[in-house]
RNA sequence: GGGUGCGUAGCUCAGUUGGUAGAGCACAGCGUUCACAUCGCUGGGGUCAUAGGUUCGAAUCCUGUCGCACCCACCA
Numbered sequence: 001g002g003g004u005g006c007g008u009a010g011c012u013c014a015g016u017u018g019g020u021a022g023a024g025c026a027c028a029g030c031g032u033u034c035a036c037a038u039c040g041c042u043g044g045g046g047u048c049a050u051a052g053g054u055u056c057g058a059a060u061c062c063u064g065u066c067g068c069a070c071c072c073a074c075c076a
Base pairs, nucleotide, nucleotide: 001072002071003070004069005068006067007066010025011024012023013022019056027043028042029041030040031039049065050064051063052062053061
């Protein structure tokens, strides 16, 4: 330098043909208990890496940029 994959909640990840973002764990409250744990119920939390474009509508399609991983090439 060229190419491929990935980037979504605090963490691990889903989201398959574009239609208003979810699970588990964690966290908070309540119930249960003498108390703690466990268990049950409820709730908070996301500009979907970032900047544009297409579209009535984008996490999803297109382009640039950034970060991480891997492959190839070049130099030494």
A computed fold for a 76-nucleotide RNA from a Pseudomonadota bacterium, annotated as transfer RNA. The prediction has a mean pLDDT of 81. It matches the Rfam family "tRNA". By type it is a transfer RNA. Lineage of the source: Bacteria > Pseudomonadati > Pseudomonadota.